[in-house]
Context: one part of a larger RNA
C1' cells in the first nucleotide's frame, strides 16, 4: 500500500464558522470525456511458459507457439459518473403569525449574610479543636442594640428543569441582541453535506497596565499533632479571588462517544409548541431522562438522544519505556503553548 480499528484496551480534533477538495435529490435533451465492446496497429530480441528437436542424458542450445493483463487509432453501445441546456419539489433556504428559555452585551435597583466604623448596654471571658495552645479581651472584648460604610455572591423558587456550537450560563428590571421552535404551505428552485489550511470563541490558573479588596486563601508566620510533620486541625495572612482594557490558549475543554442524512418492536416521566375534546385523554411536531425487543459488544453495556443497519466527508491510532522529551520552526512579555523525533532498553 491493501486491511483493521478509535465509550472503557493506542486512537475523535476543546467548539464553531468556512477556503480548496471530496461527494450530493426527482424528471428529461444533447454530448460521448470516464465506462463497455468489436476490429486493426504497436507491445524489439534474449529471458519466462507450453510442445518439438540437437549435443549419450541433464545442464545448455535451437525451432515453432502462446503470452504480453498497457498504450493508440477506427467503429458502436449510452445503464451510471461527468459536462452543456431546459424543468421540478421532497432537501435547502427566505416569507408570514406564534410561542419559550439562568443564550450574550449594557444600565439601574434590592435584600439577607459578612467584615470595618460610630454610639448605646453590659461584665469577665470569647475564640478555637479530639483535646489544646497560638490569637483576641478590664486601654472593656465576646454577646445585644441602634446608626453609618464597603466589597463579593446572590438563600428559598430549584428539578434526572431550562438556555447555548463549546466554555458556560442564576436576585429583580430597562434598553440593545443572537438563536433553535411549532402553524401556514405563500417565495425561491439543489441554492445542500463534510471540510485540509485559515480565521473566531475558549473554564480555572497566570501575565501586563491602572482600579478596587469585604469574603476566603497559594505563598509566609505561629500554635498542635507526630519518631519527624516542610502536611492534614487551628490561628493569622500576601499574591490572587472582583472591575477595566490588553495578552496566555491549556484541562478527567467528558458522553472519556466527530458531523450530516436515512431506515429498525414497545413501554414511561418530564419541557416546549399545534389540533381533536366540557374534561379525562388523545394525536401530531421538537427537546431532555428511565427501562427494553431486534440487533450490536470482549464484557460493562448500547439500544431512534446507537455503541444497532447503511451512505458521504473529516480527525486520529500501530507494543511498554526512552517522551508529549530533545532539535529545528511557529507563536508568546514570561510562564509556557503548537508541532515533535532517536539512540538505548525491555
Nucleotide at each position: 500500500c491493501u486491511g483493521g480499528g478509535u465509550u472503557u484496551a493506542a486512537a475523535g480534533g476543546g467548539u464553531g464558522c468556512g477556503u480548496a477538495g471530496g461527494c450530493g435529490g426527482u424528471c428529461u435533451u444533447a454530448u460521448a470525456a470516464g465506462u463497455c465492446a468489436a476490429u486493426g496497429g504497436u507491445g524489439a530480441a534474449a529471458g519466462a511458459c507450453g510442445g518439438c528437436a540437437g549435443c549419450u542424458u541433464a545442464a545448455c542450445u535451437g525451432u515453432c507457439g502462446c503470452a504480453g493483463u498497457g498504450c493508440c487509432a477506427u467503429u458502436g453501445a449510452u445503464a451510471c459518473u461527468g459536462u452543456a441546456g431546459g424543468a421540478c419539489u421532497u432537501g435547502a433556504a427566505u416569507u408570514a403569525g406564534g410561542a419559550u428559555g439562568a443564550g450574550g452585551c449594557u444600565g439601574g435597583c434590592g435584600g439577607a449574610a459578612u467584615g470595618u466604623g460610630a454610639c448605646a448596654u453590659g461584665u469577665a471571658g470569647c475564640g478555637g479543636u479530639g483535646a489544646a495552645a497560638u490569637g483576641c479581651u478590664u486601654a472593656g472584648a465576646u454577646a445585644u442594640g441602634u446608626c453609618a460604610u464597603a466589597g463579593a455572591a446572590c438563600a428559598c423558587c430549584a428539578a434526572u428543569u431550562g438556555c447555548g456550537a463549546a466554555g458556560g450560563c442564576a436576585g429583580c428590571u430597562g434598553g440593545c441582541u443572537a438563536g433553535a421552535c411549532c402553524u401556514a404551505c405563500a417565495u425561491u428552485g439543489a441554492c445542500g453535506c463534510u471540510g485540509a489550511g485559515g480565521c473566531a470563541c475558549g473554564a480555572a490558573a497566570g501575565c501586563g497596565u491602572g482600579g478596587g479588596g469585604a469574603u476566603c486563601g497559594a505563598a509566609c508566620a505561629g500554635g498542635a499533632u507526630u519518631a519527624g510533620a516542610u502536611a492534614c486541625c487551628c490561628u493569622g495572612g500576601u499574591a490572587g479571588u472582583c472591575c477595566a482594557c490588553g495578552c496566555c490558549c491549556u484541562a478527567a475543554a467528558c458522553g472519556a462517544u466527530g458531523c450530516u442524512a436515512a431506515c429498525u418492536c414497545g413501554u414511561u416521566g418530564u419541557u416546549u409548541g399545534g389540533c381533536u375534546g366540557u374534561a379525562a385523554a388523545g394525536u401530531u411536531g421538537a427537546g431532555c431522562g428511565a427501562c427494553u425487543a431486534a440487533g450490536g459488544g470482549a464484557a460493562a453495556c448500547c439500544g431512534a438522544u446507537a455503541a444497532g443497519u447503511u451512505a458521504g466527508c473529516c480527525a486520529c491510532c500501530u507494543g511498554g519505556g526512552g517522551a508529549g522529551u530533545a532539535c529545528g520552526c511557529u507563536c508568546g512579555c514570561a510562564a509556557g503553548a503548537g508541532u515533535g523525533a532517536a539512540a538505548c532498553u525491555c